Overview
The RNA shown here (transfer RNA) has 72 nucleotides and comes from Candidatus Roizmanbacteria bacterium CG03_land_8_20_14_0_80_39_12. Its Rfam family is "tRNA". By type it is a transfer RNA. Rfam links the family to the GO term triplet codon-amino acid adaptor activity. The sequence is in RNAcentral, with records from ENA.
[in-house]
């Protein structure tokens, strides 16, 4: 070149085409003489990028970039 997997919250990772979620960290509060550990709450996301479909797309489709595999 050429074909597979992969890109979603600060990190790992979920999510039949119909409200973007868990864990963890982060902030705040309760609990402790203080830390730790525990509970309760909060904020934090143009689902890489740009386009099509659709009433509705993290999800289908088509470019593209980027990382990993494999062929050449």
């Nucleotide at each position: 070149g050429c074909g597979g997997u992969g890109g979603u919250a600060g990190u790992u990772c979920a999510a039949c085409g119909g409200u973007a979620g868990a864990a963890u960290a982060u902030c705040u509060c309760c609990u402790u003489c203080c830390c730790a550990a525990g509970g309760a709450g909060a904020g934090g996301g143009u689902u890489g990028c740009g386009g099509g479909u659709u009433c509705a797309a993290a999800u289908c489709c088509c470019g593209u970039c980027c990382a990993c595999c494999g062929c050449u």